C1' cells in the first nucleotide's frame, strides 16, 4: 500500500543509569531508579492441533494509566455521545 484488531490480559528479577509516555497541547510515570539488554510473563495476530468457545507457545508482537485524553466532523445549552484521522500490532 491493502486488510483484521486496539474496555481484556503480562515480575517483589538482574544489569543499566535519566530519561520515558508515536508527535502537538494536555495530564501522567520515573534515583521508592527512567530508555535499553538478560532472564520471565501474557497470548493480539499468524503457525500447530481442535473443529467451536480450547491447549501449545514455532514468527513476530506486547508486559502504567481505554491508542492516557484530546487534536477533524456531526448531535448537543453543557456535561458528553457518535464517526473519522493519525498511531500501534499481524497477515497478504
Nucleotide at each position: 500500500c491493502u486488510u483484521a484488531u486496539c474496555a481484556a490480559g503480562a515480575g517483589u528479577g538482574a544489569c543499566g543509569g535519566a530519561g520515558g509516555g508515536a508527535c502537538a497541547g494536555g495530564c501522567c510515570c520515573u534515583g521508592u531508579g527512567a530508555a535499553g539488554u538478560c532472564c520471565g510473563g501474557c497470548a493480539a495476530c499468524c503457525u500447530g492441533c481442535a473443529a467451536u468457545u480450547g491447549c501449545a507457545a514455532g514468527g513476530u508482537g506486547c508486559c502504567a494509566a481505554u491508542u492516557c485524553c484530546u487534536g477533524c466532523a456531526g448531535c448537543g445549552c453543557a456535561a458528553g455521545c457518535u464517526g473519522a484521522a493519525a498511531g500501534a500490532u499481524g497477515a497478504g
This is a predicted structure of a 92-nucleotide RNA (SAM riboswitch aptamer (S box leader)) from a sheep gut metagenome. The coordinates come from a structure-prediction model, not an experiment, and the mean pLDDT is 83. The RNAcentral record of the sequence draws on MGnify.